RNA sequence: GAAAAACUUAGCCAAAACCGGGGUGAUCCGGUGACGGAAAACUGUAGGGUCUCGUUUGAGAUAGCCAGCUGCCUUG
Numbered sequence: 001g002a003a004a005a006a007c008u009u010a011g012c013c014a015a016a017a018c019c020g021g022g023g024u025g026a027u028c029c030g031g032u033g034a035c036g037g038a039a040a041a042c043u044g045u046a047g048g049g050u051c052u053c054g055u056u057u058g059a060g061a062u063a064g065c066c067a068g069c070u071g072c073c074u075u076g
Base pairs, nucleotide, nucleotide: 003075004074012037013036017032018031019030020029021028022027035064042068043067047066048065049062050061051060052059053058
């Protein structure tokens, strides 16, 4: 420096559901809560997929669907 994902420590994130709020909606924010995660960090006119729509040749949502990109611990 490339790579791998067995083990370990200390930790981290937070599904569904419920309550309150925003939005036409997909869905988002806060609280409670943990299904899970070894990137469940980041990236949405400008990768793909899926989803929504008052103005559907357009606009929007989703990163915990794949993907891109970056990092930590351990081994070597």
Predicted 3D model of a 76-nucleotide RNA (c-di-GMP-I riboswitch aptamer) from Candidatus Izemoplasma sp. Its Rfam family is "c-di-GMP-I riboswitch aptamer". From the family's description: GEMM was predicted in a large-scale screen for bacterial structured RNA regulatory elements. The prediction has a mean pLDDT of 78.